c-di-AMP riboswitch aptamer (ydaO/yuaA leader) from an uncultured Solirubrobacterales bacterium, 159 nucleotides, folded computationally. The prediction has a mean pLDDT of 76. It matches the Rfam family "c-di-AMP riboswitch aptamer (ydaO/yuaA leader)". Gene Ontology terms of the family: regulation of gene expression and cyclic-di-AMP binding.

RNA sequence: CGCCAGACAACGCCGAGUCCGGCCUCUCAGGGAGGACCGGAGCGGGGAACCCAAGAGCGGCCUCAAGCCGUAGGGGCGAAUCGUCGCCAGUGUGCGACGUAGCGUGAUCUUUCCCACGCGAGCCCGUCAGCUAACCCCGUAGGCACUGAGAAAGAAAGG
Numbered sequence: 001c002g003c004c005a006g007a008c009a010a011c012g013c014c015g016a017g018u019c020c021g022g023c024c025u026c027u028c029a030g031g032g033a034g035g036a037c038c039g040g041a042g043c044g045g046g047g048a049a050c051c052c053a054a055g056a057g058c059g060g061c062c063u064c065a066a067g068c069c070g071u072a073g074g075g076g077c078g079a080a081u082c083g084u085c086g087c088c089a090g091u092g093u094g095c096g097a098c099g100u101a102g103c104g105u106g107a108u109c110u111u112u113c114c115c116a117c118g119c120g121a122g123c124c125c126g127u128c129a130g131c132u133a134a135c136c137c138c139g140u141a142g143g144c145a146c147u148g149a150g151a152a153a154g155a156a157a158g159g
Base pairs, nucleotide, nucleotide: 012144013143014142018041019040020039021038022037023035024034025033026032027031042140043139044138045137046136047135052130057071058070059069060068061067073128074125075124076123077122082099083098084097085096086095087094088092102119103118104117105116106115108155109154110153111152112151113150114148
């Protein structure tokens, strides 16, 4: 000097996931730290009237309809949908590849454009929920490490 790995700190990123107070414990000059705890604010989500919307699929009964019976579903969080092709001891809400609706990052912030690089999952409810005011209920986690001095407009800060 270079490369690799780890840790810490600062500054940042995805995400609603932040802040304040009480109580308890530790420490203590000041102060601060922590939590299977409690409350609140903020943020996020679900359920739930009138009106509006809708009047499910398949099979059977019935002249038809209504209605009845059977079968099967349906919905939520999230950007995470959909298509084509292939694979099989498995035929499935399966696995894989390539795309795709959509989403994220590129470091003062917002919007737009160009370019580049990524994601395009997973989980939950349990036969049930359209919209929906009042009202009711729930969450406030987890995981990471960017490098284009790019262009335009606006804003903030600084001078």